[in-house]
The RNA shown here (c-di-AMP riboswitch aptamer (ydaO/yuaA leader)) has 155 nucleotides and comes from Isoptericola peretonis. It matches the Rfam family "c-di-AMP riboswitch aptamer (ydaO/yuaA leader)". From the family's description: This family represents a conserved RNA structure found upstream of the ydaO and yuaA genes in Bacillus subtilis and related genes in other bacteria.
RNA sequence: UCGGGCAACACGCACACGUCAUGACAGGGACGGGGGACCCACUCACGGGCGCUGCGGCGUCCUCGGGGUGAAGCCGGACGGGAUCUUCCCGUCGGCCGGGUCAGUCUCCGACCCGAACCCGACAGCUAACCUCGCAGGCGUCAGGAGAUGACCAU
Numbered sequence: 001u002c003g004g005g006c007a008a009c010a011c012g013c014a015c016a017c018g019u020c021a022u023g024a025c026a027g028g029g030a031c032g033g034g035g036g037a038c039c040c041a042c043u044c045a046c047g048g049g050c051g052c053u054g055c056g057g058c059g060u061c062c063u064c065g066g067g068g069u070g071a072a073g074c075c076g077g078a079c080g081g082g083a084u085c086u087u088c089c090c091g092u093c094g095g096c097c098g099g100g101u102c103a104g105u106c107u108c109c110g111a112c113c114c115g116a117a118c119c120c121g122a123c124a125g126c127u128a129a130c131c132u133c134g135c136a137g138g139c140g141u142c143a144g145g146a147g148a149u150g151a152c153c154a155u
Base pairs, nucleotide, nucleotide: 011140012139013138019028020027031134032133033132034131035130040125047062048061049060050059051058052057065123066120067119068118069117073096074095075094077093078092079091080090081089082088083087097115098114099113100112101111102110104149105148106147107146108145109144
């Protein structure tokens, strides 16, 4: 000097997931999710296993039905593999589309990335009142350009 790793602090990122307060819990303010009328919209499926039953149903478990959080979807494309085999599932590419970062905000350009995971359990459209729940965990852009605009500081 270069490259890599670890730790702490500061700062920063996605996300609703921030803050006050407490020794801690509880709790408060903020920010989010779900359920839930009239009106409107929709027009069909009521699946499977086990136990009980007074035979009307009840309880419990499951999920290629259906639904929810989330950007995390579609293909009437290609290739490979698998299966319950003329359909579906998984993976790798491609197209369309969706999301994020590049250190105030908005728009455009450019560069680099992501398109997961989980939950409910046969069941839910929208939905005022109302009911209810979350408020966790995980990481580290090197800090490009143009236009507009804002704040702070200095004068």